[in-house]
RNA sequence: CGGAGCGUGGCGCAGCCUGGUAGCGUACACCCUUGGGGUGGGUGGGGUCGUCGGUUCAAAUCCGGUCGCUCCGA
Numbered sequence: 001c002g003g004a005g006c007g008u009g010g011c012g013c014a015g016c017c018u019g020g021u022a023g024c025g026u027a028c029a030c031c032c033u034u035g036g037g038g039u040g041g042g043u044g045g046g047g048u049c050g051u052c053g054g055u056u057c058a059a060a061u062c063c064g065g066u067c068g069c070u071c072c073g074a
Stems, first nucleotide, its partner, number of pairs: 001073007010026004020057001028044005050066005
């Protein structure tokens, strides 16, 4: 320097191809269950999708730029 993959609640990931109000597991708080604890069950808070811009009635999703990490090539 060229190419590819990844970037989404604290952590790990799905959703992206086929645009339509952001979800799962775990963690956290509270409640139930117990003689108590553990296990199990329930409820709740927490992200606007790396970032900037464009297209669209509508963008995590499509398009362009850019930043970070990883890999391949020179």